[in-house]
RNA sequence: AUGAACUGCUUCUAGGGUUCCGAUUUAACUAGCGUUUUAAAUGCCUGGUCCAAGAGAAGCAAGCCAAUAGUUAUUAUUGGCUACACGGCGGGAUAAAAGCCCGGGAGAU
Numbered sequence: 001a002u003g004a005a006c007u008g009c010u011u012c013u014a015g016g017g018u019u020c021c022g023a024u025u026u027a028a029c030u031a032g033c034g035u036u037u038u039a040a041a042u043g044c045c046u047g048g049u050c051c052a053a054g055a056g057a058a059g060c061a062a063g064c065c066a067a068u069a070g071u072u073a074u075u076a077u078u079g080g081c082u083a084c085a086c087g088g089c090g091g092g093a094u095a096a097a098a099g100c101c102c103g104g105g106a107g108a109u
Base pairs, nucleotide, nucleotide: 007061008060009059010058011057012056015051016050020048021047022045023042024041025040026039027038028037062082063081064080065079066078067077068076069075084104086107090102091101092100
C1' cells in the first nucleotide's frame, strides 16, 4: 500500500412518531337536560396497535477448530471459539418519525 473475512433470523428493550384504537377539547343533531351518533382538532395526550438498534438484551441457527464413532459416500455426537467498536452534517422510506436505511459510511484515534 492492496485484498478477504468479521454471519443470518426470531422475540424484546432504549428510543420514535401519529395511520388505526383509546383519551381530551370543540361543533352539529335535540324545546331543554342526559344518552347515543357524526365531524374536526390535539402527540410539550400516560397509553394499546405500529416502526426500532453494526457499536443494546435473550434465544435459535450457521461458520471455524479438535476429538470420538460410523459409513461406499453424505454424516452424527461432544467440547471450544465467533473478538473489538468514538462517529457527524445531510438525505431517504413509511401515515409520520427515530440509535430504521444511506452507514462498521464521511471523519476521528

Predicted 3D model of a 109-nucleotide RNA (Guanidine-I riboswitch aptamer) from Chondrocystis sp. NIES-4102. Its mean pLDDT, the model's own confidence on a scale to 100, is 80. Taxonomically the source falls in Chondrocystis (Bacteria, Cyanobacteriota, Cyanophyceae, Chroococcales). It matches the Rfam family "Guanidine-I riboswitch aptamer". Gene Ontology term of the family: regulation of gene expression. The sequence is in RNAcentral, with records from Rfam.